About this RNA: RNAcentral holds the full RNA, with entries from ENA and SILVA. A computed fold for a 504-nucleotide part of an RNA from an uncultured bacterium, annotated as small-subunit ribosomal RNA, 5' domain. The coordinates come from a structure-prediction model, not an experiment, and the mean pLDDT is 84.
[in-house]
Context: one part of a larger RNA
RNA sequence: GACGAACGCUGGCGGCGUGCUUAACACAUGCAAGUCGAACGGAAAGGCCCCCUUGUGGGGUACUCCAGUGGCGAACGGGUGAAUAACACGUGAGUAACCUACCCUUGACUUUGGGAUAACUUCAGGAAACUGGGGCUAAUACCGGAUAGGAACUCCUGCUGCAUGGUGGGGGUUGGAAAGUUUCUGCGGGUGGGAAUGGACUCGCGGCUUAUCAGCUUGUUGGUGGGGUAGGGGCUCACCAAGGCUUUAACGGGUAGCCGGCCUGAAAGGGUGACCGGCCACAUUGGGACUGAAAUACGGCCCAAACUCCUACGGGAGGCAGCAGUGGGGGAUAUUGCACAAUGGGCGGAAGCCUGAUGCACCAACCCCCCGUGCGGAAUGACGGCCUUCGGGUUGUAAACCGCUUUCCCCUGUGACAAACCGUGAGUGACGGUAAUGGGUAAAGAAGCACCGGCUAACUACGUGCCAGCAGCCGCGGUGAUACGUAGGGUGCGAGCGUUGUCC
Numbered sequence: 001g002a003c004g005a006a007c008g009c010u011g012g013c014g015g016c017g018u019g020c021u022u023a024a025c026a027c028a029u030g031c032a033a034g035u036c037g038a039a040c041g042g043a044a045a046g047g048c049c050c051c052c053u054u055g056u057g058g059g060g061u062a063c064u065c066c067a068g069u070g071g072c073g074a075a076c077g078g079g080u081g082a083a084u085a086a087c088a089c090g091u092g093a094g095u096a097a098c099c100u101a102c103c104c105u106u107g108a109c110u111u112u113g114g115g116a117u118a119a120c121u122u123c124a125g126g127a128a129a130c131u132g133g134g135g136c137u138a139a140u141a142c143c144g145g146a147u148a149g150g151a152a153c154u155c156c157u158g159c160u161g162c163a164u165g166g167u168g169g170g171g172g173u174u175g176g177a178a179a180g181u182u183u184c185u186g187c188g189g190g191u192g193g194g195a196a197u198g199g200a201c202u203c204g205c206g207g208c209u210u211a212u213c214a215g216c217u218u219g220u221u222g223g224u225g226g227g228g229u230a231g232g233g234g235c236u237c238a239c240c241a242a243g244g245c246u247u248u249a250a251c252g253g254g255u256a257g258c259c260g261g262c263c264u265g266a267a268a269g270g271g272u273g274a275c276c277g278g279c280c281a282c283a284u285u286g287g288g289a290c291u292g293a294a295a296u297a298c299g300g301c302c303c304a305a306a307c308u309c310c311u312a313c314g315g316g317a318g319g320c321a322g323c324a325g326u327g328g329g330g331g332a333u334a335u336u337g338c339a340c341a342a343u344g345g346g347c348g349g350a351a352g353c354c355u356g357a358u359g360c361a362c363c364a365a366c367c368c369c370c371c372g373u374g375c376g377g378a379a380u381g382a383c384g385g386c387c388u389u390c391g392g393g394u395u396g397u398a399a400a401c402c403g404c405u406u407u408c409c410c411c412u413g414u415g416a417c418a419a420a421c422c423g424u425g426a427g428u429g430a431c432g433g434u435a436a437u438g439g440g441u442a443a444a445g446a447a448g449c450a451c452c453g454g455c456u457a458a459c460u461a462c463g464u465g466c467c468a469g470c471a472g473c474c475g476c477g478g479u480g481a482u483a484c485g486u487a488g489g490g491u492g493c494g495a496g497c498g499u500u501g502u503c504c
Base pairs, nucleotide, nucleotide: 001503002502003501005500006499007498008497009496012371014369015368017366018364019363020329025327026326027325029324030323031322034072035071036070039069040068042065043064046063047061048060049059050058051057079282080281081280089206090205091204092203093202094201095200098199099198104194105193106192107191109189110188111145112144113143114142120135121134122133123132124131125130151174152173153172154171155170156169157168158167159166160165180187181186208254209253210252215245216244217243220242221241222240223239224238225237226236227235257279258278259277260276261272262271263270264269284305285304286303287302288301307318308317309316310315335361337360338359339358343357344355345354346353347352374404375403376402377401384395385394386393387392408445410440411439412438413437414436448493449492450491451490452489453474454473455472459488460487461486462485463484469476470475
């Protein structure tokens, strides 16, 4: 000098930030991912209309819409740092070895059929979670056929490079596509090419410690051939060979997410990785795949384990390292708040719905910064306190007293921008009656903390008597202690001041 700090004493206002560093310990409760009726069959509830208005009745409509089928999203956003010494990260290259939903751009197409199933209804089982059987029905759900630029294989042929190769032209064979809907401005569907974005893989170099770890390795190292993948590859398998790494530190142990950055320093360097941003990994522990453009998926599934809960003992349910909040641990870290008004995201043609992302508010002197606690005059230098050589000195212009001002606080009026969308128009602000601004009262409501032997700015008295105590180092205290305690005075900083911890 710095801090995500803590502790002690003290504490007026405002602004920008920051706030479980410990138990990746366990979690009550609520919320954090839905949306689309312009894909579908429909109508549980509400609205509207009709009917004998006797009902808690019946029928219709689709303004709307529970549940269901279907689509898109749920792989983003948010959290944490346990693991990881590794192509995890940073940086620079490569892919003639690769994928990419939605968006943009550009071609040609969007043809013809079929059978189911949920919802619903009915029956049954179960304490529940839920499950099974029969019957009916729809689609942009599912499955056939047609057509075919492209694909695979094969034959002929051109150009070319960086090993393997890459890229064109022509012929043949093979198996391949689609979906409708509407309010007709449209919205879609399948299939090619391109672009963008995002990802995957490979390599060079770089960044901890330990030799009281010296040898390590059998899918191990390489080859051939299958398999698998979006793709190269022992990635996996069969066979063959016996290789591969290592004092330029292999293998093992310890520790650790990495970086942009941050702190310090003149720099070199040292330390660090809170907040914000990029990447990675994880989601009670371990394993696994499914769906999908993408996951081996925090708020999806299956299995095993530990734990918790419900149970009719047969069986079930759960996962806060999301936001709040609780217990526990700890020196220590906040509200079970408001709003989608803005920014952004998902769905939707849109209106809109959802959004603990986000915007705000609350708590905390936790950090940084601004402001205030008054200003001017006032001496026979009052009173009181302290000291005293008893003369006085000092507190001290300090106070009283006189005049002035009103920042901030308080009271009371006016009162926002941020708003653009959307919509014919009207209208739309959580923060917030906040900021800002007009008026009002009265110096009125607002100062402490540490230190005073030297280092180091600042001294006397009393008490104590190697006691009680102080102390960062030197050291102080055993009867005149400027070093302990108290008081007066002084010094330093000031809504803070000290102490402790850590780093330079």